The prediction has a mean pLDDT of 85. The RNA shown here (c-di-GMP-I riboswitch aptamer) has 83 nucleotides and comes from Ammoniphilus oxalaticus. Lineage of the source: Bacteria > Bacilli > Caryophanales > Paenibacillaceae > Ammoniphilus.

[in-house]
RNA sequence: AACCUUCUAGGGCAAACUCGAACGAAAGGCGAGGGCGCAAAGUCACAGAUCUACGUUGUUAAUAGGAUGGCUGGGCUACGGGG
Numbered sequence: 001a002a003c004c005u006u007c008u009a010g011g012g013c014a015a016a017c018u019c020g021a022a023c024g025a026a027a028g029g030c031g032a033g034g035g036c037g038c039a040a041a042g043u044c045a046c047a048g049a050u051c052u053a054c055g056u057u058g059u060u061a062a063u064a065g066g067a068u069g070g071c072u073g074g075g076c077u078a079c080g081g082g083g
Stems, first nucleotide, its partner, number of pairs: 003082003012038002017033004023028001036070001042076003046073003049068003055063003
């Protein structure tokens, strides 16, 4: 170093929900509270999957160029301990 891991120590992030704001057509994102959980729940939309349907096609459905990294895989980076 790879790899394993959270015993110990410092800690980190922040689900549902609530409030705010009014970014967005929506999904969702942002700020604050909150804390379900997470050893990468740091980061990246490359692949798959899922969500939404402005727009487009169509005639009541389909469709991503949009979204989700806390859906999975993968890339990159990283604290403590072991090694």